A computed fold for a 72-nucleotide RNA from a Patescibacteria group bacterium, annotated as transfer RNA.
[in-house]
RNA sequence: GGGCGCGUAGCUCAAUGGUAGAGCCCUCGUCUUAUACACGAGUGGUUGUAGGUUCGAGUCCUACCGCGCCCA
Numbered sequence: 001g002g003g004c005g006c007g008u009a010g011c012u013c014a015a016u017g018g019u020a021g022a023g024c025c026c027u028c029g030u031c032u033u034a035u036a037c038a039c040g041a042g043u044g045g046u047u048g049u050a051g052g053u054u055c056g057a058g059u060c061c062u063a064c065c066g067c068g069c070c071c072a
Stems, first nucleotide, its partner, number of pairs: 001071007010024004018055001026042005048064005
């Protein structure tokens, strides 16, 4: 330098172009003498950045940034 893939909650990951969710973590409650377990509830997101297409974009297109793999 060229090609491919990935980027979504603190972490691991979902999400047919049509209200962004789950598990774990954390907080609170129930339970216990207390803790843990279990159960219930809750908090938490400029979907890497900037544009474009569309009535509507996490999703499609372009460029850039970061990471990984392959080729040279």

The organism belongs to Bacteria candidate phyla, within Bacteria. Rfam family: tRNA. The RNAcentral record of the sequence draws on ENA.